[in-house]
Context: one part of a larger RNA
RNA sequence: GGCUUAUGGUGGAUGCCUCGGCACUAAGAAGCGACGAAGGACGUGGUAAGCUGCGAAAAGCUUCGGGGAGCGGCACACACGCAUUAUAUCCGAAGAUGUCCGAAUGGGGAAACCCACCAGUUUAUCUGGUACGGGCUGGUGAAUUCAUAGCCAGUCCGAGCGAACGAGGGGAAGUGAAACAUCUCAGUACCCUCAGGAAAAGAAAUCAGCCGAGAUUCUCCUAGUAGUGGCGAGCGAACGGGGAACAGCCUAAACCUUCUAUAUGUCAAGCUUUCGGGCGUUGUAUAGAAGGUGUCGUGGGACUUCCACGGACAACCGAAAUUGUCCGACAGAGUUACCAAACAGAAUGUUAGCAGAACGGCCUGGAAAGGUCGGCCAGAGCGGGUGAUAGCCCCGUAAGCGAAAACAUAUCUGUCUCUGGGAAGUAUCCCGAGUAAGAUGGGACACGUGAAAUCCCAUCUGAAUCUGGGGAGACCACUCUCCAAGGCUAAACAUUACUUAGUGACCGAUAGUGAACGAGUACCGUGAGGGAAAGGUGAAAAGAACCCCGAGAGGGGAGUGAAAUAGAACCUGAAACCAUAAGUUU
Numbered sequence: 001g002g003c004u005u006a007u008g009g010u011g012g013a014u015g016c017c018u019c020g021g022c023a024c025u026a027a028g029a030a031g032c033g034a035c036g037a038a039g040g041a042c043g044u045g046g047u048a049a050g051c052u053g054c055g056a057a058a059a060g061c062u063u064c065g066g067g068g069a070g071c072g073g074c075a076c077a078c079a080c081g082c083a084u085u086a087u088a089u090c091c092g093a094a095g096a097u098g099u100c101c102g103a104a105u106g107g108g109g110a111a112a113c114c115c116a117c118c119a120g121u122u123u124a125u126c127u128g129g130u131a132c133g134g135g136c137u138g139g140u141g142a143a144u145u146c147a148u149a150g151c152c153a154g155u156c157c158g159a160g161c162g163a164a165c166g167a168g169g170g171g172a173a174g175u176g177a178a179a180c181a182u183c184u185c186a187g188u189a190c191c192c193u194c195a196g197g198a199a200a201a202g203a204a205a206u207c208a209g210c211c212g213a214g215a216u217u218c219u220c221c222u223a224g225u226a227g228u229g230g231c232g233a234g235c236g237a238a239c240g241g242g243g244a245a246c247a248g249c250c251u252a253a254a255c256c257u258u259c260u261a262u263a264u265g266u267c268a269a270g271c272u273u274u275c276g277g278g279c280g281u282u283g284u285a286u287a288g289a290a291g292g293u294g295u296c297g298u299g300g301g302a303c304u305u306c307c308a309c310g311g312a313c314a315a316c317c318g319a320a321a322u323u324g325u326c327c328g329a330c331a332g333a334g335u336u337a338c339c340a341a342a343c344a345g346a347a348u349g350u351u352a353g354c355a356g357a358a359c360g361g362c363c364u365g366g367a368a369a370g371g372u373c374g375g376c377c378a379g380a381g382c383g384g385g386u387g388a389u390a391g392c393c394c395c396g397u398a399a400g401c402g403a404a405a406a407c408a409u410a411u412c413u414g415u416c417u418c419u420g421g422g423a424a425g426u427a428u429c430c431c432g433a434g435u436a437a438g439a440u441g442g443g444a445c446a447c448g449u450g451a452a453a454u455c456c457c458a459u460c461u462g463a464a465u466c467u468g469g470g471g472a473g474a475c476c477a478c479u480c481u482c483c484a485a486g487g488c489u490a491a492a493c494a495u496u497a498c499u500u501a502g503u504g505a506c507c508g509a510u511a512g513u514g515a516a517c518g519a520g521u522a523c524c525g526u527g528a529g530g531g532a533a534a535g536g537u538g539a540a541a542a543g544a545a546c547c548c549c550g551a552g553a554g555g556g557g558a559g560u561g562a563a564a565u566a567g568a569a570c571c572u573g574a575a576a577c578c579a580u581a582a583g584u585u586u
Stems, first nucleotide, its partner, number of pairs: 001585009015571001016536002020507002022504007029496002031161002039101003042055003046078002050074002061095006070082003106115003116130005132158009165196001166194005176183001180230001206213002217244005227235002248488003251432001255292010270279002272321006297466001299431004303425005309328007330420005342415005347409005353401002359374005375392002377381001383395003437461008447473001468483005523530002543570001546557004
């Protein structure tokens, strides 16, 4: 020096654990904000560095409920207090306060700071107001007479933030094609705008195929089919069928009435009709606005004619008729569209809670829930805790009950609100225009210009009104089908930052979130940004009084404890590595 064994040190693997994560299910909620948000700065405690809470009324104030013996957050100390049968702490609802920054909004600004003006006032102060844009109302008011612009005031709205989902406007490249250019990736990523609890779409100018269907959306098939494609790589339907969910409507125009503007008008036209009378700045035409009517494709409507509950009023006067308006009755419907604004009550639910069955002895042990003996409950033997493994010890669980206040509602009732003719005829009128369509150039359609229909955009042209127009994959004919150029519309479908309840052949501290712990922290970077490590004494601190060595650290006794090789560098405590002892070997 090597090897072996043993005992230790070091180290922190492994096992066990879990206050944290991950994924999903059901229900709720799906927004917050000038009434100042999200997010922060600075403060705030008797002592107070951090986190949490709160805001100069500052770990809190008030009211109303709940609850019932302890309490003054994490946080285990001292001091000082609060409360104990009912205003403690605590939990819920509604209020008050809420510094400064931040859309930040009196002006400025290097965020959390600086500097104002006006009014009031209890006057070294305090309170309120003073940003910008838009709508409405009012005032004032240029060039320029009227007017308009502009300006001012009042009032209402907007702004900013937010995880995903949605719609629209823009829009790549790495890649694949074994290179690469059409193509692909992909209308993806990303940027911008806007909205909602969902959004979008949506009641056929749709399909189909001579039979018919009947808005939209989602889904399973059809089908990796038909197609498309440097016919490469690839891309990739529809018809039809099965399901989910179902809901339909309002306008423009023609026609009538009223109002406004312009023109015209006393010989006229006209004033509902008939007769008689009277009026005549009423009227007529055009344009615009409002109300009524009207909304369809076996074409529809206007229009004309005929029929139809009651009352009141009006239509120049009298009589009769007629028309219109209002009210009532009747019928129907209802606040998501369809026409429209709400309210009250009930019921149910949410936001605190209440109550809730049944066990003892002995044995082992530090400790009983273990073993054993004998019982009991169960609409409760889900789960968790308790000194080891508990249906009956505790919290709970099943079934049940509960709200002063606030909120919600698919439910019900009432008030209330809204709506309401029918038949026949077919001469005339209307049925969404710089639209449809065409040409050229692009884009979208599964479809790359192709025989390329269909849809959208740009430029240039540019129709028809039912004897009309679109489509049926070039185009034409026939046939069938639908009615564009206005609008609204629940459900089925997407998502989950957030709340509640629950589940897991999900993880168990190098795992699971980056983060189980004062983590987006410490730290790094000028910055955008990057980004950790770090859990476990014990049942209970009973956390080692006292003595000894030592400057201390540390240790030895003593004591606690079941255990101290559980002593805070604390459960278990592997290996590498180090040491000591013994053996063996050179």